About this RNA
Predicted 3D model of a 72-nucleotide RNA (transfer RNA) from Nomascus leucogenys. NCBI's taxonomy places the organism under Eukaryota, Deuterostomia, Teleostomi, Euteleostomi, Nomascus. The coordinates come from a structure-prediction model, not an experiment, and the mean pLDDT is 83. Rfam family: tRNA.

[in-house]
RNA sequence: GGGUGUAUGGCUCAGGGGUAGAGCAUCUGACUAGAGAUUAAGAGGUCCCUGGUUCAAAUCCAGGUGCCCCCU
Repeated sequence: GGGUGUAUGGCUCAGGGGUAGAGCAUCUGACUAGAGAUUAAGAGGUCCCUGGUUCAAAUCCAGGUGCCCCCU
């Protein structure tokens, strides 16, 4: 330099056009002498950025940026 893949809560990931979800973590209550385990209930993401298509975009398209891999 060329090519492929990928980017979604703090972390690991799902969701592939029609109101953004799970597990873990975190906060609060119950339980306990106190913790752990268990249990109940919350908070937390304008979906990497900028444009385009569309009635409607996390999702499709183009460009950019970061990361992984392959070729040279």